[in-house]
This is a predicted structure of a 72-nucleotide RNA (transfer RNA) from a Candidatus Uhrbacteria bacterium.
RNA sequence: GCGGGUAUCGUAUAGUGGCUAUUAUGCGACCCUUCCAAGGUUGAGAGGAGGGUUCGAUUCCCUCUACCCGCU
Numbered sequence: 001g002c003g004g005g006u007a008u009c010g011u012a013u014a015g016u017g018g019c020u021a022u023u024a025u026g027c028g029a030c031c032c033u034u035c036c037a038a039g040g041u042u043g044a045g046a047g048g049a050g051g052g053u054u055c056g057a058u059u060c061c062c063u064c065u066a067c068c069c070g071c072u
Base pairs, nucleotide, nucleotide: 001071002070003069004068005067006066007065010025011024012023018055027043028042029041030040031039048064049063050062051061052060
C1' cells in the first nucleotide's frame, strides 16, 4: 500500500428497516437472614464519528477513526 472482518449500558452479548433495544454479570434500593454470603423484587445505565437513502436507520450505502486477520 491492497483486501476482508469487528465496533451495542461498566463488562460480555442477542436481535432486527417500526425502539419503549435482549439477556447475563456488575452497580443502587427494598425483601429474606441475628450478620455475611446465597436467593427474590425493582431501578438507573448502551448501538464508534460524520454524511446519504427512507415516512422512519442500531440495521442499508459512502467516508473517516480504532482494533483484528490475510497479502505484498
It matches the Rfam family "tRNA". The family's RNA type in Rfam is transfer RNA. Its family is annotated with triplet codon-amino acid adaptor activity in the Gene Ontology.
The source organism's lineage runs through Bacteria, Bacteria candidate phyla and Candidatus Uhriibacteriota.
Its mean pLDDT, the model's own confidence on a scale to 100, is 81.
It was read from a public genome assembly.